[in-house]
Formats: sequence, C1' cells, structure tokens
RNA sequence: GAAGAAAAUUAGACAAUCGUUCCGAUUUUAUCGGAAAGGAAAGUCCGAACACCAGGAGCAAAAUACUUCGUAACGCGAAGUUCCAGCGAUGGGAAGAUAGUGCCACAGAAAAUAAACCGUCUCGAUAAUUCGAGAUAAGGGUGAAAAGGUGGCGUAAGAGACCACCAGUUUUGAUGGCGACAUCAAAAGCUCGGUAAACCUUAUUUGGUGCAAGGUCAAAUAGAAGAGAAUUCUCAUAAUUUUUUGUGAGAAACGAAUAGCUCCGCUCGUCAAACUCUUGGGUAGACCGCAAAAAUCAAGUGGCGACGCUUGAUUCAGAUAAAUGAUUGUCAUUCCGAUUUUCGGAUUGGAAAACAGAAUUCGGCUUAUUAUUCUCUUCAGCA
Repeated sequence: GAAGAAAAUUAGACAAUCGUUCCGAUUUUAUCGGAAAGGAAAGUCCGAACACCAGGAGCAAAAUACUUCGUAACGCGAAGUUCCAGCGAUGGGAAGAUAGUGCCACAGAAAAUAAACCGUCUCGAUAAUUCGAGAUAAGGGUGAAAAGGUGGCGUAAGAGACCACCAGUUUUGAUGGCGACAUCAAAAGCUCGGUAAACCUUAUUUGGUGCAAGGUCAAAUAGAAGAGAAUUCUCAUAAUUUUUUGUGAGAAACGAAUAGCUCCGCUCGUCAAACUCUUGGGUAGACCGCAAAAAUCAAGUGGCGACGCUUGAUUCAGAUAAAUGAUUGUCAUUCCGAUUUUCGGAUUGGAAAACAGAAUUCGGCUUAUUAUUCUCUUCAGCA
C1' cells in the first nucleotide's frame, strides 16, 4: 500500500423567538415551572408480564434437539466439544440410519439381503475364427457414490480366504475433564453406502384470545318476531269435578356452554328456556386501563464470559385522526479546495448529513442504513 475478518461508538450540540401536547402549582382558561419520537420506533418472527375465558386427565397437533452455564422465559445469549469450509483471521452445522418404511435421476452388469459388461482361469467343441459350461471380483469401464489400503502367503485364476503393518468401526480398561469429549493401551477380520428442514422413532416443552385485552358510568333497546330432541318419578302446597291442573323443591334422564376430539366433573336449562342460528329495530358518548418499567445511570465486588450481588442516584412521551415543530445565529463532525507552518497545526471559502416516526409494556432475533474508530489475518514492497 492492497485485499479481507470481526467488534464498538454515533445518529449533532447550545441559545433566542414563535407554536403544539402532557404533567404540576397558583391569584384558574391565564401565568409560571418541568418534560416531549428510535437504534432499529420497522417485520409481527419467537419469549414473557398483565387482562379476561378456562376444572382436570388423555389423545391429536405444534415446537425444540452436542455439553455446561446465563436469563422471568425463549427457537435467545456466553463459554466450550466435535465435524465441515477457508492459506488465514474466522464462519457454518450438531438426538437417532442395528425399530420400520421410502428415495438416490441419467449412466452402469448391478445402487444396498445390490454384481458379472469387458477381462482372467479351467473344461469341452472347432481346420481356424469363434461358441458353450463352470469359477472369479484382484485389473478395466460407468457414476457423486460400487463390498477399506499397501505388501505377502495361497490359488486353476483369484478374493480378508489367511498373515504383517496401516486406516476406520465396535467393545473393554487407564489417565484428564462437571460434561460433550480427548489421549494411550488391548481385543475382535467387524469393514454390505448415503439421505430424517423425507415419513418416522426418542427425549423435553406447550391451554386460548389479545389493550381492537379488560373495566366503570351514561344513552338507547317496537316490554319485536321465527327455527331447533325426548320425558318420568317423589314430596309439599293451592284450586278443584279428589279425576285432574298450576306453583315450588328434589332425583333420574336429555340438552347446552369451554380448547381440535374423547371421558369425567362443575354450572345452566328442561315443553319451553339455556345455548346456537335467522329476520328486523335502537344506542355507539365520557372515563379508567395509560406508563415506576424483570427500568436507567454511577461506583464497588464475584465471574474467562453472558451475567449476578451490594450501595447510591434519577423518574426521562402518553396522543386518540393521532402532539413532540418552524425560523435565525454560533459551534462541532465529514468531504472538497485555498493560504500558511516551528510540520504538532493554524486561518479561511463552499458543500453535505443516511435508514426512517412511539400507540399496553419489556427481553431477543431478522431486515434497512450515514459517519468514524479499535483489534486481527493474508499478499507485495521498503527499512
């Protein structure tokens, strides 16, 4: 100097004038004081707090998936193990293929209980070429992938058929580690693949809806109409024709509401209702929820770290068609020049400023984006 990797900060500041919204006080409609849009407010992808519905169990469905730790929790974060990619800084993946099923195009003889196309060997036939039968998986071919590798013994020719060494796998043991695992040693000819964001299996977890949640007040609601299964018994009481009818209570049975299904339980209803559906009509205004939050900052302290603990300080938007703005000036930042320099810099002119706007709140992830800085890697050159 070039090319990269990975992190951090920032998102202008101050003053004046005018304006908007909220909070507080007061002499109450006016004055004074204070405050007012982000690092992602975006996506609505995860997790929760909170609110209401919900009784529980099972099934279904869905999510996660190496180890340990952090956290209110998580599909998030930290540290590590192992495999893969990269020269490297670094980045990405992670339960199970011996429970079972499926798939691996084309090519190839054959794609997993998978094999004989060429070739090699033996036998037979033949004038020869060649043909037939048997054996073979070492050599060659096809392919992303084809029954571990090298050397030897052996064989008709071969082959882990056998042997030595090596690689992988499995089992056992020792050492280190909380653990995932690592290293070493021994034994076993065990070496017939890959794929599970394919079905599936295993382990763990999960109720629903969401501030348009939910609550209070006010207003209005033709005291509207229609459809939807089957009843029985007992007791009390009133009337009465002592047959019976009405009312109330209870039991059985049936029905309904809830979370996709089933079961049990609770509640409600039972000849007209609960509940569901349809037609038609009326009202739709005000207030709460509403911002103190697992909050932020500082110091100390524990920890490799995420993060925790202790002490102290601060209160930093609350709108509801939706406020948080405009103008002027100065300074700062970045860029482009000019002058000057004691080479540290100084003076001066001009220009620019991204992505983008709260709506219950918080912890994450993902995406968009201006400017700058620190650390590290590789290459080339110089000293």
Molecule: Bacterial RNase P class A
Organism: Candidatus Cloacimonadota bacterium